[in-house]
RNA sequence: UUCAGCUAAAGGCAAAUUGGUCGAAAGGCUAAGACGCAAAGCUCCAGGUCUACGGGGAUACCUAUGAUGGCUGAGCUACCUGA
Repeated sequence: UUCAGCUAAAGGCAAAUUGGUCGAAAGGCUAAGACGCAAAGCUCCAGGUCUACGGGGAUACCUAUGAUGGCUGAGCUACCUGA
């Protein structure tokens, strides 16, 4: 440096739910909590999905500039062990 995660150790993250808080919502943050995760570390670049304040429209409905990296691809970075 590349590939792999069968074994061991050290540590890491934290789903649902609940309280608080921000937000129009989706959802975010924080504390408790652990379903899981070998990139469940980072980035919305591409696709997907969710929401629709505002805008459009005749009701229906449409629309991302909002959200999701714990949906997939891609890019960047990284601990331990083995080859």
Overview:
c-di-GMP-I riboswitch aptamer from Pontibacillus halophilus JSM 076056 = DSM 19796, 83 nucleotides, folded computationally. Model confidence (mean pLDDT): 86 of 100. RNAcentral records the identical sequence in 2 taxa. The RNAcentral record of the sequence draws on Rfam and Ribocentre. Lineage of the source: Bacteria > Bacillota > Bacilli > Caryophanales > Pontibacillus halophilus.